């Protein structure tokens, strides 16, 4: 300095143009003598940031940052 990958709730990950969703954490209830387990259900993310292109963008293009690998 080139290249490729990767960035989504508290965490691990899904989605690849049509209104953001699981698991596991947390919260309530129900079941139990209580507790765990186990069932129901309930709140959390405007998708790294900025731009573009679209009627519409987590999703395509560009810029940038972080992080990771290979290359000079």
């Nucleotide at each position: 300095g080139c290249u490729g990958g990767a960035g989504u709730g508290g965490c691990u990950c899904a989605g690849g143009g049509g209104u953001a969703g699981a698991g596991c954490a947390g919260c309530g209830c129900a079941c139990u003598c209580g507790u765990a387990a186990u069932g129901c259900g309930c709140a959390g993310g405007u998708c790294g940031u900025g731009g573009g292109u679209u009627c519409a963008a987590a999703u395509c293009c560009c810029a940038u940052c972080u992080c990771c690998a290979g290359c000079u």
RNAcentral holds the sequence, with entries from Rfam. Transfer RNA from Desulfocucumis palustris, 72 nucleotides, folded computationally. Its Rfam family is "tRNA". Rfam classes the family as a transfer RNA.